[in-house]
RNA sequence: CCGUCUGGAGAGCCAUCAGAAAUGAUGCACCGAAGGAGCAAGCACUAAGCGGGGCUUAGUGUGAAUCUCUCAGGUAUCAAGGACAGGGGG
Numbered sequence: 001c002c003g004u005c006u007g008g009a010g011a012g013c014c015a016u017c018a019g020a021a022a023u024g025a026u027g028c029a030c031c032g033a034a035g036g037a038g039c040a041a042g043c044a045c046u047a048a049g050c051g052g053g054g055c056u057u058a059g060u061g062u063g064a065a066u067c068u069c070u071c072a073g074g075u076a077u078c079a080a081g082g083a084c085a086g087g088g089g090g
Base pairs, nucleotide, nucleotide: 001090002089004087005086006085007084012028014027015026016025017024018023029075030074031073035071036069037068038067042062043061044060045059046058047057048056049055050054
């Protein structure tokens, strides 16, 4: 790193239309733990100033998440998905 088994949260039983129903579409309201996007300190470089090693200021680059965004995804039960954790295997 891959695969398998086990555990695994949050948020509308919203409204309208169609339908026998399952469900689908639209609208508003919400959630963050598939995925995606953003950056703090620090470090490096450049320029200017000071003049003792170096320091200060500004800019650029690099730079994490369970933080932030909510594009995607999701919002009764069931099912599916699910960051992350544990067991076995390759």
About this RNA: A computed fold for a 90-nucleotide RNA from uncultured Polynucleobacter sp., annotated as Glycine riboswitch aptamer. The RNAcentral record of the sequence draws on MGnify.